Record summary:
This is a predicted structure of a 72-nucleotide RNA (transfer RNA) from a Patescibacteria group bacterium. RNAcentral holds the sequence, with entries from ENA. Its Rfam family is "tRNA". Rfam's curators write: Transfer RNA (tRNA) molecules are approximately 80 nucleotides in length. Rfam classes the family as a transfer RNA. Rfam links the family to the GO term triplet codon-amino acid adaptor activity. Its mean pLDDT, the model's own confidence on a scale to 100, is 83.
RNA sequence: GGGCGUGUAGCUCAACGGCGGAGCAGGGCCCUUAUAAGACCAAGGUUGUUGGUUCGACUCCAACCACGCCCA
Numbered sequence: 001g002g003g004c005g006u007g008u009a010g011c012u013c014a015a016c017g018g019c020g021g022a023g024c025a026g027g028g029c030c031c032u033u034a035u036a037a038g039a040c041c042a043a044g045g046u047u048g049u050u051g052g053u054u055c056g057a058c059u060c061c062a063a064c065c066a067c068g069c070c071c072a
Stems, first nucleotide, its partner, number of pairs: 001071007010024004018055001027041002030038001048064005
């Protein structure tokens, strides 16, 4: 320098173009003499950035950024 892939909650991952969820972690509460385990509740997101297409974009397109793999 070229090609490909990935980027979503603190972490690991979902989400036909039509209301962004789950598990774990953290918080509260119940249970217990207490702890652990377990049950319940709530919270937590500018979907990497900027544009484009569309009535509507996490999803499709382009550029850029970060990371990874391959080639040179």